């Protein structure tokens, strides 16, 4: 390197419209829409550095194409263990 068990893991939403749900008030509901908004899944990019130039390689930095914006799920990436090359 890759595969897998356990633990930890950040950001960032309003408002309408119909629809549900409640005796009302209202409602981390559900569907579409308008506007913002995150960046740590995946993808792009390239200043420093790497590489004699060319090409090229490249971050936790851009970018938001894709994701995401209650909770939970995911979740880069941490720590312990297990397997396999």
């Nucleotide at each position: 390197c890759c595969c897998u068990g356990c633990g930890g893991g950040a950001g960032a939403g309003a408002c309408g419209a119909c629809g549900g749900c409640u005796g009302a008030g209202g409602c981390g509901c559900g569907u579409c829409g308008u506007c913002g908004c995150c960046g740590a899944a995946g993808g792009a990019g390239c200043a420093a550095c790497c590489g004699c130039c060319c090409c090229g390689g490249a971050a936790a930095c851009u970018c938001u194409c894709a994701g995401g914006c209650a909770a939970c799920c995911g979740g880069a990436c941490c720590g312990c263990g297990g397997g396999g090359g």